Annotation: This is a predicted structure of a 117-nucleotide RNA (FMN riboswitch aptamer (RFN element)). It was read from a public genome assembly, where an Rfam model found it.
């Protein structure tokens, strides 16, 4: 220092302010968030979680969204601009945000004591 298996712990943020209206944090304006591994630092690259259907219960389908410059050997990841995305049910009105399943679940992180090389 690697490997099995077994435990335990932890593992998502996010609409200020304003318009209309009976009513909206759901529409408009305008604000504001980005899981986990890999790779040059990544919500839109890859692949996996989450949902959502199907199951012989082993899994299987199926599920969003990026340009362009610029350093650099090397970034769709840095840096500068400009754009895009966001399940499923609820709701006095349509919701990435707001209630809900979920004091759940879980890619995955870290620890522990054990075998085994």
């Nucleotide at each position: 220092u690697g490997c099995u298996g077994u435990c335990u712990u932890c593992a998502g943020g996010g609409c200020a302010g304003g318009g209309u209206g009976c009513a909206a944090u759901u529409c408009c304006c305008g604000a504001u968030u980005g899981g986990c591994g890999g790779u040059a630092c990544a919500g839109c690259c890859c692949g996996c979680g989450c949902g959502u259907g199907c199951u012989u219960c082993g899994g299987c389908a199926c599920u969003g969204a990026u340009c362009u410059g610029g350093u650099g050997a090397g970034a769709u990841u840095c840096c500068a601009g400009g754009g895009c995305c966001a399940a499923c049910a609820g709701u006095a009105a349509u919701a990435g945000u707001c209630u809900g399943g979920a004091u759940g679940a879980a890619a995955g992180a870290a620890g522990a004591a054990a075998g085994c090389a």